This is a predicted complex of two RNAs, RNase P RNA and transfer RNA, with 431 nucleotides together.
RNA sequence: GCGGACGGUCGGGCAGUCGCGGCACCUUCGGGCGUCGAGGAAAGUCCGGUCUCCACAGGGCGGCGUGCCGGCUAACGGCCGGGCGGCAAUGCCGACGGAAAGUGCCACAGAAAACAUACCGCCACGGCAUGUUCGGGGUAAGGGUGAAAUGGUGCGGUAAGAGCGCACCGCGUCGCGGGCAACCGGGAUGGCAGGGCAAACCCCACGCGGAGCAAGGCCAAAUAGGGGGCGAAGCGGCGGCCCGCCGCAUUGGAGUCCCGGGUGGGCCGCUAGAGGCGACUGGCGACAGUCGUCCCAGAUGAAUGGCUGCCACCCGUCCUAAGACGGGGACAGAAACCGGCUUACAGGCCGUCCGCCCAC
RNA sequence: UGGCCGGUCGUCUAAUGGUAGGACACGGGCCUUUGGAGCCCGCUGUGGAGGUUCGAGUCCUCCCCGGCCAG
Numbered sequence: 001g002c003g004g005a006c007g008g009u010c011g012g013g014c015a016g017u018c019g020c021g022g023c024a025c026c027u028u029c030g031g032g033c034g035u036c037g038a039g040g041a042a043a044g045u046c047c048g049g050u051c052u053c054c055a056c057a058g059g060g061c062g063g064c065g066u067g068c069c070g071g072c073u074a075a076c077g078g079c080c081g082g083g084c085g086g087c088a089a090u091g092c093c094g095a096c097g098g099a100a101a102g103u104g105c106c107a108c109a110g111a112a113a114a115c116a117u118a119c120c121g122c123c124a125c126g127g128c129a130u131g132u133u134c135g136g137g138g139u140a141a142g143g144g145u146g147a148a149a150u151g152g153u154g155c156g157g158u159a160a161g162a163g164c165g166c167a168c169c170g171c172g173u174c175g176c177g178g179g180c181a182a183c184c185g186g187g188a189u190g191g192c193a194g195g196g197c198a199a200a201c202c203c204c205a206c207g208c209g210g211a212g213c214a215a216g217g218c219c220a221a222a223u224a225g226g227g228g229g230c231g232a233a234g235c236g237g238c239g240g241c242c243c244g245c246c247g248c249a250u251u252g253g254a255g256u257c258c259c260g261g262g263u264g265g266g267c268c269g270c271u272a273g274a275g276g277c278g279a280c281u282g283g284c285g286a287c288a289g290u291c292g293u294c295c296c297a298g299a300u301g302a303a304u305g306g307c308u309g310c311c312a313c314c315c316g317u318c319c320u321a322a323g324a325c326g327g328g329g330a331c332a333g334a335a336a337c338c339g340g341c342u343u344a345c346a347g348g349c350c351g352u353c354c355g356c357c358c359a360c
Numbered sequence: 361u362g363g364c365c366g367g368u369c370g371u372c373u374a375a376u377g378g379u380a381g382g383a384c385a386c387g388g389g390c391c392u393u394u395g396g397a398g399c400c401c402g403c404u405g406u407g408g409a410g411g412u413u414c415g416a417g418u419c420c421u422c423c424c425c426g427g428c429c430a431g
Base pairs, nucleotide, nucleotide: 001356002355003354004353005352006351007350008349009348010347012311013310014309015308016307017306018305020037021036022035023034025032026031039331043342044341046340047339048338049337050336051212052211053210054209058243059242060241061240063208064207065206066205067204068082069081070080071079072078083096084094085093086092087091097203098202102201103200104197105196106195119143120142121139122138123137125135126134127133128131151169152168153167154166155165156164170192171190172189173188174187176185177184178183216268217267218266219265226259227258228257229256230255234248235247236246237245275294276293277292278291279290280289281288282287313328314327315326316325317324318323361430362429363428364427365426366425367424370384371383372382373381378414386402387401388400389399390398407423408422409421410420411419
């Protein structure tokens, strides 16, 4: 210098001018002045929480979610560290508990898809028609089918074969050592049982009450509390079911549904928070602690924008170059708030590491 | 803003995890003097990407599109 992997970060800057929203002050009520005013994803609403209401939230069944181990955290399906496995191996990826608790499925092909079994073949035996033969057996080496075929390779062994025997590997069981653990290392032992699928039911462990700021509360306005249906072993909070708790009602009737009519304004919730930045300390790290410092949107048809100049960046043309001219600036946009994940994104910067080339 | 549901030929609609089928429409041919009707043949599809599985329209994850409800 070129190429690449990973992590972090920025998402134009300054000035002028015309506008918009919140707040404070002033006002002659027309306005003036000061200050603040989008994002890393504000997005998808996929997880977790705060908050509010319903028993300060309760029991059982059902349902849903998570799933190697340890830690972080308010919590999590997130993050950090470790283990194991896979790959194109600096690195990246992994829904990564259980298939000897049970049930189910495995199309087609194939003898057989898991209780077992034998199409071709191999082997000996028997029959007689003495061979491209028939019969009942043995076998699971070889062939064939399939996504998958009853441990794998080798040696021995045998009529042919076979864990039948042996060695190594794999698997199971029992000790030993290391580690908090997942797991790793090594030993003894069993001839081998146990095909796959749990993003099939299921089992095991852990977790989960429901609804959502249009939650919820207050004020004002409006009103004929109109007509009809259901309605007492009832109705509502309460949601898949049952129990339980609380509240209301007791037959001119609570409640609920439909039709019709009226109102359709304002305030709180509402933005100071698991908050941002910096330093130090502890920790491999996620993160935690202490100190200092800062205040940083709150609209409700919904503000956060337009133009001009200079600078920086990118592209094109001219040009040896310096430079000149022209053009461009992504994805997107708060609506109760916070922590994550996922998805979209022009271009740039920083750090660590890997490979190749050149120079010293 | 919050919550919920759905997506299969051009349209409507089937399909236990096992060859994506049917009807109408469309195109070609036959029949007819011509058109229609009728008959025969054909084309066309699982919203996209990734994963689980031997195998995905179906199961899982993330996007895209459409619709519904809520003072």
Model confidence (mean pLDDT): 78 of 100. It holds a member of the Rfam family "Bacterial RNase P class A". The family's RNA type in Rfam is ribozyme.